This is a predicted structure of a 676-nucleotide part of an RNA (large-subunit ribosomal RNA, domain II) from an uncultured Bacilli bacterium. Its mean pLDDT, the model's own confidence on a scale to 100, is 86. Its Rfam family is "Bacterial large subunit ribosomal RNA". Its family is annotated with structural constituent of ribosome and ribosome in the Gene Ontology.

Context: one part of a larger RNA
Formats: sequence, C1' cells, structure tokens
RNA sequence: GCCGGCGAGUUAUGAUAUUAUGCGAGGUUAAGUUGAAGAGACGGAGCCGAAGCGAAAGCGAGUCUAAAUAGGGCGAGGAGUAUAAUGUCAUAGACCCGAAACCAGACGAUCUAGCCAUGAGCAGGUUGAAGGUGGGGUAGGACCCACUGGAGGACCGAACCGACGUUCGUUGAAACGCCCGCGGAUGACUUGUGGCUAGGGGAGAAAUUCCAAUCGAGUUUGGUGAUAGCUGGUUCUCCCCGAAAUAGCUUUAGGGCUAGCCUUAUUCGAGAGACUUGAAGGUAGAGCACUGAAUGAUUGAUGGCCGCACAACGUGGUACUGAGAUCAAUCAAACUACGAAUGUCAAGUAAGGAAAAGAAUAGGAGUCAGACUGUGGGAGAUAAGUUCCAUGGUCAAGAGGAAAAGAGUCCAGACCAACAGAUAAGGUCCCAAAAUGAGUACUAAGUGUGAAAGGAAGUAGAGACGCAAAGACAACUAGGAUGUUGGCUCAGAAGCAGCCAUCAUUAAAAGAGUGCGUAACAGCUCACUAGUCGAGUAUCUCCGCGCCGAAAAUUUACCGGGGCUAAGUACGAUACCGAAGCUUUGGAAUUGGCAACAAUUGGUAGGGGAGCGUUCCAUGACCGGAGAAGUCAUACCGGAAGGAGUGAUGGAGGGAAUGGAAGAGAGAAUGCCGGU
Repeated sequence: GCCGGCGAGUUAUGAUAUUAUGCGAGGUUAAGUUGAAGAGACGGAGCCGAAGCGAAAGCGAGUCUAAAUAGGGCGAGGAGUAUAAUGUCAUAGACCCGAAACCAGACGAUCUAGCCAUGAGCAGGUUGAAGGUGGGGUAGGACCCACUGGAGGACCGAACCGACGUUCGUUGAAACGCCCGCGGAUGACUUGUGGCUAGGGGAGAAAUUCCAAUCGAGUUUGGUGAUAGCUGGUUCUCCCCGAAAUAGCUUUAGGGCUAGCCUUAUUCGAGAGACUUGAAGGUAGAGCACUGAAUGAUUGAUGGCCGCACAACGUGGUACUGAGAUCAAUCAAACUACGAAUGUCAAGUAAGGAAAAGAAUAGGAGUCAGACUGUGGGAGAUAAGUUCCAUGGUCAAGAGGAAAAGAGUCCAGACCAACAGAUAAGGUCCCAAAAUGAGUACUAAGUGUGAAAGGAAGUAGAGACGCAAAGACAACUAGGAUGUUGGCUCAGAAGCAGCCAUCAUUAAAAGAGUGCGUAACAGCUCACUAGUCGAGUAUCUCCGCGCCGAAAAUUUACCGGGGCUAAGUACGAUACCGAAGCUUUGGAAUUGGCAACAAUUGGUAGGGGAGCGUUCCAUGACCGGAGAAGUCAUACCGGAAGGAGUGAUGGAGGGAAUGGAAGAGAGAAUGCCGGU
C1' cells in the first nucleotide's frame, strides 16, 4: 500500500413546537397494594387547566397607579389535559477521535549527581625540594663545595579514566560506535561493594546539568470521557425548495448574539414589470453672484527708496511694493444666482392569476474569510492578480459551446432518452464541422502574429494656396553692370567685422548685396534676367494602412500549429457550420387545476418529503436433507437504494406479509485490529 472486520447525533430527565389517539371545563394519576405477570384492577396524594391584577395587605372580571368616577399598564369575551412519535433546546462526557497542561496518591538514586562506610588499583622511565653527613669558611655565624636524601594537585609514558580533531558510520555492527591521532595518568585521581538524599523535591567545581534511552520540573495510577471558540472524520437512495460571506454589539475580529438572506406549516392575500401623470432631490455637466484658489492689463491706496527742504510740518520723482476697483480669461470633494440622464415615492391605465409576488405567526437552519469582471469613486504612483466603498454580472453553489489550454470574460442555465431540425457566441484553406464564396477598397510591412515619445519625398484619399504653353519646376549656356572703395568707423573696412543710410544710372536683368573667400583687394557664388528644353510644378493641412524607434536568458516561443499576399485589414450583403440553449418524438416527476391542460424539474451550506436495506421482537401461517443460510456464476425485474429466478457449491436452518424496537448502512478520521 491493498484486502477483511470494527468505527461517530445516543440515553435519561425536563422544556417547547408539530402530528396522532383518548377524554373534555375538565384531563390525569405517582409511589404503593393486588395479581402468575412488565397485563389488568385498585390507589386522587399530587400536577396542569378553568381568573386576573398588585411589591404586598388585598380586591376581583377586573385590578394596579392615583386626589380622581381622568388617563395609562396588565387582564377579561370558554380549550384544555394525558400518553406516544418526531424536530429542537436545557442539564448531563452529549456526534466521534485528538492536546500541551493542572491536582492527589504511590513507585523509583541497579543509570546518573553528591555524600557516608569499607576495600581495591596506578608497567616503566625522568627530574632531584627540604633535611642529613663530610669538607671549606667565620670570633661565632651566614655562606660555599661534594655526597646523601627522595619531596611534588612535578615531567615522559602503558594499564585505567577521559573525549580535543578529521574520516567512516547515519533504515549504523552501535538509539552516540570504529580506525587514526588527542588530554589526565600519586591525584580536587580512578574504581568494587554496602548505604543516604525524591519530584511544590533531591543533587549540581553551575550546563536548565542529572534524578533508569524520559527533565524549565521523573515515572505511574487516579480525578478523567479534564478542557479544546481549534484540526480531522461522521456510513443507504430518490424527490421539492435553496442561502450567506452584510449591519449592529461583543477582551470582539478565523468565535458568538440579534437582524438580513433560506426552508417548513398555518392564516391572510394581489401584486412584480411596462407605460402615463405627479412629487421630492442638488450628482454628471455647467457657471463664477457667494466661499476660496488663480493669470494678465488699466488704475493706483499704503509702505519703501531718491532729490529738495529740514527744528518741525512738507514738497517733487520713482523700470520698487502692490490693497481696492474696472476689464478679460480660468479652477474647486468639503463653492452654487443654474442643472440633467438614471434611480426613488405615489396615483392611474392596459394586458396579466405558476413571475408558485408579498405579509403575519410558529418550527428548523446555515451564513458573519468571499473572488474576479463592467461602471461611479476613496487610498496608492489616475501602480498592482493591491486595498476600501457603491451599483450590476458571473463564480462561489453552474455543467454545455466560444476564448489553443483557462473558477470569476462572451454565448447559454444540464429532468431522462434520440444516428431528427433550426440557431447563439464564435467560425467556414488543412489539422477540424462549415464559402480556397461573391462585391468595393486598402496593406507589401509576413504588417497581420506585442509597445511609447519621437523620426521619415512609404503609399491611398480629401482639402487649401501659388507658379505654368505670353513656356512654369529641374538641368545646361550666357549675363549678373555703372556712380562707388556709398557715408561713418578703422591700421585696413573696397557688397560681405561693426554703425547709419539703402539712392540713382544703363538696362532683358543685376541687392549700396545670399553664402564662401582676402590682412585689405582679388576670386567663386546667389538673388535677378535672357536662351535651350517642353508639361506639369512648389508649399501647407486633415485622414486610412504601413516603416523606423524594437536587446534576455533550457527551445522556434508575441498567429494553437501547418502555413497564408490572403487564409491580412476596412465596409456592406448572402449561404453554411456551430451548444446539454430552442424546436421535434417518446417517457418520468413536481405544482396548480374537477378535468382538458399549463408551467416547472443545475445546485454547496441548509430546510422539507418519500422510500430501500440490516439485526432482533410480536402475530398466525409458510419454505427446508427431494437440500435452509452462506459462497460462486448469470444476457432477468425496478426510477434509485435494491429485488428475484436458475445452476454449481454448501450441509441446517430460513425468509415473506403486517406492525414494533434499534449496538441499523463505511472510502477517507497521518482511524483501530487482523491478514498479506
């Protein structure tokens, strides 16, 4: 892991609601007695009801309050009671399993810590303290030398004790080890035996360390089924309805209570939506009189600065400041002299009576973590698969089709069956069902099949304004002059450093000069003109589709793929495909209805209804050695749980019907036990 068995809403006593039965202004016995009996009989104590109000005295269909014959509160106009079943609640372990803990009593120092008593052990080697003896030395000492001596938590190093490092081992040979090195090794040493200290405690050269592989409080038994707002699990079937993830309060926030939303019963009961009319309102927008913000212009108070005057008053100026006013143009969630749409409320109108609207009372709930998406907003960075509201949708609790794949997007809500039809979204070259269909355009970038600011004689369309056969645009040929080197300035300034002016002449035309250039001239060139040529050309705006901008990590990889120049894009039209939607045919159920018939039948939490099966009991029959149960096989029956028949096996009990009672249904609980 698998298989088999076991495995979770029970029981008691109360309360309450519903249903059933009996009796009914009444209903009913309890203990007990009797009895073969748990039957029946007896037993009326007691309990509930038939009257309430008041704190009470008390009064009474009333009573309390009160001064009250007022008002107000609670009552009164007859239905209960006993038993049973079922739902739920309360008290009990109260659906089952699960703590870490807490308390009490015992048992533990054969492990280990310390201590007590009594024993034991420490190869070998080294060092050479005190003291001693002899000698030297001295007045005597001190002191010196030699030998002796054998001290030490002394040295090296086995046994022994330990455990500093790496490897190996890591379902080990071992729940702490092995190899190699390592520390102590006469000591605060090691060790045998016997004994002492006990859990709110002991012991501790002190580490929360040890107290029998257990220690921030041993083990064991009991309290004990501790408690668990937490996690997990909770066993047959079908049918009807079907939520919530919100508000308020909460030592409350992953829990609860009440309300909201669901369901069941009973009683009422006609409306939802649409349209019309009326009403309230201050959002979107708009606006700037108000409250504020904010730009420019004109005017210019006050203040500053400067001049004059100066004892003081003053007076003039100002490219400073800038109140207020006027004009123009703006902004606002906490501005409004305006102001929608939508929504809300009320009345009416027509159709409409299964859209099983809605309300009340009573029984039962679940829900209080929501998610994404459209729209309107707050927070954030007009970030987030972010967060918080509002208002719709979907998911949650929703299958089917589309989006390659995909809870929350688009289409559409699955009672069952069908090798029928027509459709939605989305599609129709192949994968892959259906037009390699038709029409008009665009795109050349594989754009399509990822992106911005910005950039560009890409290309299609629309418009504006010039020039042009009296010859434009481009190119080429020729001219582009004179007064004059204009005046000034300047070292110089001659079209071309700079300032001022910018005339006139000759002309087809030519600036007191467009750019390059020179120290300054010179030189080249342009404007402008003529000729050659012979048809369009210059500039600007809007718009469609493209281009560049464009670098990422396993593998093409930003069309699902192949591939496509349409099989891309835009527009309009036609045909077809396409779902569990709709229709068709047959069938089932629910609700309403006398019926005909109509509508309905996705579903988690949850409410309600109807059934199947297991064991036992009661009743009276039945089946069974001519073969019960069980087991194996099987193409039968039923809407399901399930139920038969037949054969084989098996070898002694068994089911049906109608009721009753439960140790009453297994796949999950890191479930328990057994097998493998």